[in-house]
Context: one part of a larger RNA
Molecule: small-subunit ribosomal RNA, 5' domain
Organism: Nitrospirales bacterium
RNA sequence: GAACGAACGCUGGCGGCGCGCCUAACACAUGCAAGUCGAACGAGAAUCCGGGGCAACUCGGUAGUAAAGUGGCAAACGGGUGAGGAAUACAUGGGUAACCUACCCUUGAGAAGGGAAUAACCCGCCGAAAGGUGAGCUAAUACCCUAUACGCUACCCUUUUUUCGAAAAGGAUAGGAAAGCCAGGUCGAGGACCUGGUACUCAAGGAGGGGCUCAUGUCCUAUCAGCUUGUUGGUGGGGUAACGGCCUACCAAGGCUACGACGGGUAGCUGGUCUGAGAGGAUGAUCAGCCACACUGGCACUGAGAUACGGGCCAGACUCCUACGGGAGGCAGCAGUGAGGAAUAUUGCGCAAUGGGCGAAAGCCUGACGCAGCGACGCCGCGUGGGGGAUGAAGGUUUUCGGAUUGUAAACCCCUUUCAUGAGGAAAGAUAAAGUGGGUAACCACUUAGACGGUACCUCAAGAAGAAGCCACGGCUAACUUCGUGCCAGCAGCCGCGGUAAUACGAAGGUGGCAAGCGUUGUUC
Numbered sequence: 001g002a003a004c005g006a007a008c009g010c011u012g013g014c015g016g017c018g019c020g021c022c023u024a025a026c027a028c029a030u031g032c033a034a035g036u037c038g039a040a041c042g043a044g045a046a047u048c049c050g051g052g053g054c055a056a057c058u059c060g061g062u063a064g065u066a067a068a069g070u071g072g073c074a075a076a077c078g079g080g081u082g083a084g085g086a087a088u089a090c091a092u093g094g095g096u097a098a099c100c101u102a103c104c105c106u107u108g109a110g111a112a113g114g115g116a117a118u119a120a121c122c123c124g125c126c127g128a129a130a131g132g133u134g135a136g137c138u139a140a141u142a143c144c145c146u147a148u149a150c151g152c153u154a155c156c157c158u159u160u161u162u163u164c165g166a167a168a169a170g171g172a173u174a175g176g177a178a179a180g181c182c183a184g185g186u187c188g189a190g191g192a193c194c195u196g197g198u199a200c201u202c203a204a205g206g207a208g209g210g211g212c213u214c215a216u217g218u219c220c221u222a223u224c225a226g227c228u229u230g231u232u233g234g235u236g237g238g239g240u241a242a243c244g245g246c247c248u249a250c251c252a253a254g255g256c257u258a259c260g261a262c263g264g265g266u267a268g269c270u271g272g273u274c275u276g277a278g279a280g281g282a283u284g285a286u287c288a289g290c291c292a293c294a295c296u297g298g299c300a301c302u303g304a305g306a307u308a309c310g311g312g313c314c315a316g317a318c319u320c321c322u323a324c325g326g327g328a329g330g331c332a333g334c335a336g337u338g339a340g341g342a343a344u345a346u347u348g349c350g351c352a353a354u355g356g357g358c359g360a361a362a363g364c365c366u367g368a369c370g371c372a373g374c375g376a377c378g379c380c381g382c383g384u385g386g387g388g389g390a391u392g393a394a395g396g397u398u399u400u401c402g403g404a405u406u407g408u409a410a411a412c413c414c415c416u417u418u419c420a421u422g423a424g425g426a427a428a429g430a431u432a433a434a435g436u437g438g439g440u441a442a443c444c445a446c447u448u449a450g451a452c453g454g455u456a457c458c459u460c461a462a463g464a465a466g467a468a469g470c471c472a473c474g475g476c477u478a479a480c481u482u483c484g485u486g487c488c489a490g491c492a493g494c495c496g497c498g499g500u501a502a503u504a505c506g507a508a509g510g511u512g513g514c515a516a517g518c519g520u521u522g523u524u525c
Base pairs, nucleotide, nucleotide: 001525002524003523004522006521007520008519009518010517013382014381015380016379017378018377019375020374021340026338027337028336030335031334032333035073036072037071040070041069048061049060050059051058052057080293081292082291089218090217091216092215093214094213095212096211099210100209101208104206105205106204107203108202109201110200112146113145114144115143121136123134124133125132126131152175153174154173156171157170158169159168160167161166180198181197182196183195184194185193186192187191219265220264221263226256227255228254231253232252233251234250235249236248237247238246268290269289270288271287272283273282274281275280295316296315297314298313299312318329319328320327321326346372348371349370350369354368355366356365357364358363385415386414387413388412395406396405397404398403419466421461422460423459424458425457429452434447435446436445437444438443469514470513471512472511473510474495475494476493480509481508482507483506484505490497491496
């Protein structure tokens, strides 16, 4: 000098764009953050209104709605944090003839016939509750059986290719699938059939996503020198989507290491960021990619995918409820609270946009996201007025008492009106892919949908009107005098100032620098 997720002191007008718990991965009240589908399925209220009735009650609507259940898809994404981890991570480049892949796209083939249950519901029982249990009824795109099998899987045979591990093609035997729903039409009036759409099954390919594996690189420490028994390799078996001591039985005795094994400490890694002429050094907030974690430790289930933040089980610590028998919970999601700390924000608005989940769609959900609020925390821009004005006014300071300086500075005259204030108007972001109408269709027309927001922006009104501080002035280093103090009080980054004429302390005047900031502290280069 530059930089910062900064903090502190003094000061503080406006706007735009960013950023905002670096400490206790400490504990958390409250609300919200993952649902959706009735075009898969069975069932189905209350309240209120209307009619009837003296009333009890009953009928219709609300309504096949709400709430719940079976089933499907999603919940493994999105969001948070950086505890752990020095290699199962990350970065770059390979391999997979050792692998998987829901939804999506392309292609081929198919979707036949039957069956038994179960939740909801109803009736009991247990329990304070959480919840549980028994009997009975019922449906499906839930579950099961049979049939069929282009291709698929297993074993065997043949041919071709081959990196000699295997792959591709053909053949024989054996094995393995499925589901409907909606719209239109015809028959018909129970329903059946046809067409179209969507969903379903098997298989091949693709895209995107992942698993595994290899090489190279990735902090300090030798005051850590030897480490290792599933250890290193083999055979058989098991397991996995898949290779493999991944696991197991047996056999052999190997494997790593001064090119630093093993141990200890520290640390998420990278694209990047800061600095620097560069080489390099430091760093890894925000944004993006990957990894790891979800109160602590362990475990599996479901599933295409998890060993699953807002799923489950077990153990532990902690908090809460309890009828003492037993139960409930997990903010490192968004807000917010306490604590810690020098220090870090609102218990806001909206799904209008972008994106995601479900759905045929309308739509629903979305603290992702879009916005607003708070904070000079940072960067950038603007303003606090412009021109004229010498009797060089008054006042202040100083003086050699003549003056000098503050200083064109002010007053005064003439202008302007950014921003702020008030008033009026007023967006873009929105192509609607949705609805209605027209059209054979492509498409056309119209309607509706904006949180921000009556905001940005534009115009008008008034008036210089509302808007400047902070630090320094001995040298380094731009900027000097007077008074006070008297090695005291104090200053100080280094050198050093202060003991009676202090340009170095304190005050004042003046000057210099930067400016809505200025200075200090901390850290990096």